[in-house]
RNAcentral holds the sequence, with entries from Ribocentre. The RNA shown here (SAM riboswitch aptamer (S box leader)) has 102 nucleotides and comes from Lysinibacillus macroides. Of the family's consensus pairs, 97% are formed in the model. It matches the Rfam family "SAM riboswitch aptamer (S box leader)". Its family is annotated with regulation of gene expression in the Gene Ontology. Model confidence (mean pLDDT): 83 of 100.
RNA sequence: CUCUUAUCAAGAGUAGCUGAGGGACUGGCCCAAUGAAGCUCGGCAACCUCCUUUUCGGAAGGUGCUAAAUCCUGCAAACAGAUGAUGUUUGAUAGAUAAGAG
Repeated sequence: CUCUUAUCAAGAGUAGCUGAGGGACUGGCCCAAUGAAGCUCGGCAACCUCCUUUUCGGAAGGUGCUAAAUCCUGCAAACAGAUGAUGUUUGAUAGAUAAGAG
């Protein structure tokens, strides 16, 4: 990097260092010197792992996560609406994470 499977409306900082960006991309809408991103520490518990009365639960070793539903959206269909604007629902795509395979 590619493929397969599963999940993505739950949960988690009033900390330290540092100092200007960040929320994948598009269009929006937001967050940010009352401190972004990053690192450290703390925390959470999704998958693996371990324990267990075998499933409620527990641990926190591996990965992960720790604003907002994956923040909303994009493509297609159905429905509502006035053939509009727009809204709702479903599916797909894209993305993220885990486990396995190449």